Predicted 3D model of RNase P RNA and transfer RNA as a complex of 405 nucleotides.
Rfam match: Bacterial RNase P class A. Rfam classes the family as a ribozyme.
[in-house]
This record gives sequence, C1' cells and structure tokens, in this order.
RNA sequence: GCUGCGGGUUACGCGAUCGCGGGGGAGGUAUCCCUCGAGGAAAGUCCGGACACCAAAGGGCAAGGCGGUGGGUAACGCCCACCCGGGGAAACCCGCGGGAAAGUGCCGCAGAAAAGACACGGCCGAUGGCGCGGCCACACGUGAGUCGCGUACAGGCAAAGGUGAAAUGGUGCGGUAAGAGCGCACCGGCGGCGCGGUGACGCGACGCGCAAGGCAAACCCCGCCAGGUGCAAGGCCAAGCAGGACCGACGACCCGGCUCGGCGAGGUCCAGGUAGGCCGCAUAGAUGGAUGGCUGCCCCCGACAGGAUCCGGCUUACAGGCUCACUAAGGAA
RNA sequence: GGGCCCGUAGCUCAGUGGUAGAGCAGGGGACUCAUAAUCCUUAGGUCGCAGGUUCGAUCCCUGCCGGGCCCA
Repeated sequence: GCUGCGGGUUACGCGAUCGCGGGGGAGGUAUCCCUCGAGGAAAGUCCGGACACCAAAGGGCAAGGCGGUGGGUAACGCCCACCCGGGGAAACCCGCGGGAAAGUGCCGCAGAAAAGACACGGCCGAUGGCGCGGCCACACGUGAGUCGCGUACAGGCAAAGGUGAAAUGGUGCGGUAAGAGCGCACCGGCGGCGCGGUGACGCGACGCGCAAGGCAAACCCCGCCAGGUGCAAGGCCAAGCAGGACCGACGACCCGGCUCGGCGAGGUCCAGGUAGGCCGCAUAGAUGGAUGGCUGCCCCCGACAGGAUCCGGCUUACAGGCUCACUAAGGAA
Repeated sequence: GGGCCCGUAGCUCAGUGGUAGAGCAGGGGACUCAUAAUCCUUAGGUCGCAGGUUCGAUCCCUGCCGGGCCCA
C1' cells in the first nucleotide's frame, strides 16, 4: 500500500459589512455600546426518570411490560464484560436467549401414519393353518406321527423406499427367518457425583439402552417490575356572559377496569361568554415564535438537518474528511 | 407540544397463521332499432416499506414511511 472488520472524532474557520432574539448599560429619547445565542442527531415519541396534578397513591383480582449470567445506573426494554446457540477462513457479526415430563391448542398440502402414531408398496417364512409329495401306522383310504416343498390365511418386522419443515437418536459391526439398542464400539442424550468459575456454564470419570417431535414474537406457567395522566400537567391574575333541566349527606362526583377500602359536596347535560397576561421555564429561551444575506482568504467547504418543561438512553437520516486497533493474502528486512 | 388509531384490487370494505375474497367500477359477449337495467364471462394485488419469529406471515414482534382523530 491492498482485502476486510470494529470503534473514536469532526460537521468548517477567520476578517469586513447589513440584519434577527435575550440580558445589561449610556443617552440629547434620534439612537449607540457591551455581552450571550441550536444538534449529533435538536427528529421519531420508542423506553426510562425528574417535576406536576389526581387523596397521602392503599389491599386483592383482571389487564400490561420484561426474561442467559454478573456488574453499572436515579431508572430503563440502556451500557460493559462473560456464557450458550447460529454465521464467517479470520478479525468479527447476529440472537424478545426462562419453562414444551403442569395443562389446553395448532402442525394446511403431501404422506400409510403428524404425536404417548402407523404399516402403503415392501421384507420374512422361525411358529400355527392350508395344499402337495415321501416315509410311517393300520381297520386300506384314512391320519393323530414325521420330513420336505409350496402358499401368504393367522402372524412377525420397521432396516431400506416414497411424503414432508418435522417420522419416536446417528454411524458401523455382530445378530436374526427377516429385523430391531436386541447386543457391542464411537458420537449424541439423560441422571446424580467430582473439579474449576461469584454465576450463566465448562471439563472429567461413572451409571442408564434412551424415557412423550416442533411452536410459548399461541393461550398459559414461573420469576421480576409497575397506580393513572401528562407542561395543552398544574398554579395565579384579568376580561366577559344568561340562565335552564336532572342527580346528590338514603353519600353523588372522585381515587379512569372490577372490588374492598377511602374521601366528603358538589356533579352531568344544554344554552351563553372569553380566545389575554404572569409563573411553571432553564448561563439560548420565544408565544406570530430569534442564527440569515452579501463578500474576501483558500483548488473546494458542500451531507442530514433546526430547540419549545428538562434530563438519561435507543432508533432512524447523514456528503466529505481525520484517527486508532485488529484480520487475510502478498512483498521487504 | 402531548396522546391515540389506521394502511388489503381504481373506490368502499371482509379475511387475523395454511395457495387473498365480496360489492361497485373496467374489458368482452348476450338481450334491444339504440341506450340503460338485467344475464353470462374475464382481467386486475410486492396485502404501505424493510428486517425478525415460524416449516409457512395480510395476520405475531421490531424499526421506518404515509394518513387521520383527540387534548388548552
């Protein structure tokens, strides 16, 4: 230098000039001076908190969220490290990653069979039956005996075939009538034990022929978390108007699902009026809502994009650089 | 600013794990002197986009895109 891979960082700068918003000052009230003024995502509003109100936020049920382990944190679904599974030759990347021997449900088509299964084509002829033949026996055409051959009726089998995403461990040898964890070896699995590790888990030897496949981002079970609403929360001031109906201390409304429990005087609807200000609200801080224009330097300055209660994250968008670590191949020393 | 919902044929909507349908509209034919209505027939789908779970996704999960509603 090249092939990849994972981070970090930057998002122009300076000068002149005309402008914009906040604060301070001077002033002859014309104006002038000083100072501060968007982002890494200000975005999406996807999580978590602060804060505020609902009662001071309570119990149970329902509904909801999270889900390997250990740490970090105000908290989190975030971050760091590790484990396990998958991908890659490697650096590295991806994973909502508890439980399928608690129960329920689903597994279309194809296929014999789709879940504590089954035998379609097929294999077998050990056993029984049936048929034929030989031997044997006698009552001489029979069988109750025995041997052989055939058949596939009863039956045995699940190895190989075919179907499927998935077929009740895999490969090999033995074994058998044919076969089969039926037996054995290796691999896989399960169980307790020992060792290492905080732990997830890993390693080892032993035992068990092996015990019912997948889906929980299906219901569910287990563990943990959480009351609701959101700054248009909420508080204060000002202006303006017209009242009416119904419910309510025999407890309304409210504590946003139900209930227990609580609170204790207003509530619902129609009609009428208003469309303002201050606080909340910030060392940017508006409420018609502020960052721009034009130039000069430089070969060039360009991407995505602009606060609105405030923080911590995530996700998404992003031109061009700068930089660090590692991987593969090649070269040189 | 904050909260909530929706996206399936040209239009209006079904379908909520197993090859995507209905009505209207469109094309062709029949009937009619002709048109409408009616009858027969037919075409048309990246199920908004991209990932994931699953054997399999319109459906379940996540992230974007577009549209709508509510709150002073």